[in-house]
Context: one part of a larger RNA
RNA sequence: UGACGGGGGCCCGCACAAGCAGCGGAGCGUGUGGUUUAAUUCGAAGCAACGCGAAGAACCUUACCUGGGCUUGACAUCACCGUAGUAGCGAGGUGAAAGCUGAGCCACCCUUCGGGGAGCGGUGACAGGUGCUGCAUGGCUGUCGUCAGCUCGUGCCGUGAGGUGCUGGGUUAAGUCCCGCAACGAGCGUAACCCCUGCCGUAUGUUAGACAUGUCAUACGGGACUGCCCGGGCAACUGGGAGGAAGGUGGGGAUGACGUCAAGUCAGCAUGGCCUUGAUGUCCAGGGCGACACACACGCUACAAUGGUCGGGACAAUGGGUUGCCAAGCCGCGAGGUGGAGCUAAUCCCCCAAACCCGGCCUCAGUUCGGAUUGGAGUCUGCAACUCGACUCCAUGAAGGCGGAGUUGCUAGUAACCGCAGGUCAGCCUUACUGCGAUGAAUACGUUCCCGGGCCUUGUACA
Numbered sequence: 001u002g003a004c005g006g007g008g009g010c011c012c013g014c015a016c017a018a019g020c021a022g023c024g025g026a027g028c029g030u031g032u033g034g035u036u037u038a039a040u041u042c043g044a045a046g047c048a049a050c051g052c053g054a055a056g057a058a059c060c061u062u063a064c065c066u067g068g069g070c071u072u073g074a075c076a077u078c079a080c081c082g083u084a085g086u087a088g089c090g091a092g093g094u095g096a097a098a099g100c101u102g103a104g105c106c107a108c109c110c111u112u113c114g115g116g117g118a119g120c121g122g123u124g125a126c127a128g129g130u131g132c133u134g135c136a137u138g139g140c141u142g143u144c145g146u147c148a149g150c151u152c153g154u155g156c157c158g159u160g161a162g163g164u165g166c167u168g169g170g171u172u173a174a175g176u177c178c179c180g181c182a183a184c185g186a187g188c189g190u191a192a193c194c195c196c197u198g199c200c201g202u203a204u205g206u207u208a209g210a211c212a213u214g215u216c217a218u219a220c221g222g223g224a225c226u227g228c229c230c231g232g233g234c235a236a237c238u239g240g241g242a243g244g245a246a247g248g249u250g251g252g253g254a255u256g257a258c259g260u261c262a263a264g265u266c267a268g269c270a271u272g273g274c275c276u277u278g279a280u281g282u283c284c285a286g287g288g289c290g291a292c293a294c295a296c297a298c299g300c301u302a303c304a305a306u307g308g309u310c311g312g313g314a315c316a317a318u319g320g321g322u323u324g325c326c327a328a329g330c331c332g333c334g335a336g337g338u339g340g341a342g343c344u345a346a347u348c349c350c351c352c353a354a355a356c357c358c359g360g361c362c363u364c365a366g367u368u369c370g371g372a373u374u375g376g377a378g379u380c381u382g383c384a385a386c387u388c389g390a391c392u393c394c395a396u397g398a399a400g401g402c403g404g405a406g407u408u409g410c411u412a413g414u415a416a417c418c419g420c421a422g423g424u425c426a427g428c429c430u431u432a433c434u435g436c437g438a439u440g441a442a443u444a445c446g447u448u449c450c451c452g453g454g455c456c457u458u459g460u461a462c463a
Base pairs, nucleotide, nucleotide: 001463002462003460004459005458007457008456009455010454011453012452013451015447016446019410020409021408022407023406026301027300028299029298030297031296032295033294034292035291042053043052064287065286066285067284068283069282070281073126077125078124079123080122081121082120083119088105089104092101093100094099108117109116110115128276129275131274132273133272137270138269139265140264141263142261144259149188150187151186152185153184154183155164156163157162168179169178170177194253195252196251197250199222200221201220202219203218204217205216208213225247228241229240230239231238232237290429303403307362308361309360310359311358312357313356319350320349321348324343325342329338330337331336369400374395375394376393377392378391379390380389416439418437419436420435421434422433
């Protein structure tokens, strides 16, 4: 000087408390451990691994296993040699395919007609490697933490390490600002500048609207600054008030200082070194990544009457669409089929949102709760749904009576609850993720305690 303390002081944070909804018990989904396996490819490991890489594992993907092939190679560059029925196409045979073999058809550019080029074959350099090392690395990322800190120049103090500044008194979300001070200034952070949203105006008006028009859309601008009033205060600032759509950072986002964890990633990419070269490369078929006595993590659905079911009625926003979205009509109980209008989309389509409201039934029961599981019959995508897809219909109806110790999220348009859309994608195991809107709470006395953090101070046999 730091770090640490079951030392002290001050102060923050859904950290506790107050409250609401959960998880931990059940069934199922997904991830992981373990076990199994020919293989169950690999990575991620307290917080910060475990619906994570994976925003799509039937083949492909695919890196794994078994088997069958290829060897200048699936791909790149170069050198030399060769090649004229050459390159290319390719019947047939063999085979699971890849591959091997192969009758036949049959080119192109330049040319001084010798040949040259492209291609192909051979040889050699080399290619290739998701093989190892993230403790050799770049780049990128997580975390402390959107925490308020981390430093520098000059000066001053100290033999020096170093200190001061940055401590102190106030104040703030903030090293934010004020006052004081051997310090005076400055930089990276904070804040602001950027985007979305809430109010108003102006312009424009397609595709909204019958019109007028402007809910709306697009663009530009205004508006909030402790500006005004009162109290406190030297000041910074703070308590209250007015006006206002909005008030003291209005709400949300983007933005992450010096550094820490030899944190993560050689499998996104790049890359040093090492290893491999008739294989650790590469092609193919099939299998596996989907196994199942178990254990954990994150979810979904429930256990019902604030509910279930049937009929009728109402109201969104974000998005996506031309190898696409697909209307009306018709067929089918339905998944879906048929059909073909419109739309390169404020025009057409996806697209009837659901919870909600009205009415009927159910009457506390393992039930008209719950839907797992299983049998049967189907639809669709796709070369192909056996391993291993989704969906529909009929039948079947399991566990489950609100969950031990413990534990998670959330302070407002939030939690809870309700549906909708999108990416990936042929299809889909999506209950995930990322967004969107509908309905819409409770509680915070307080900072003693748990966790994490900031500043000052103190102790130390630690560095």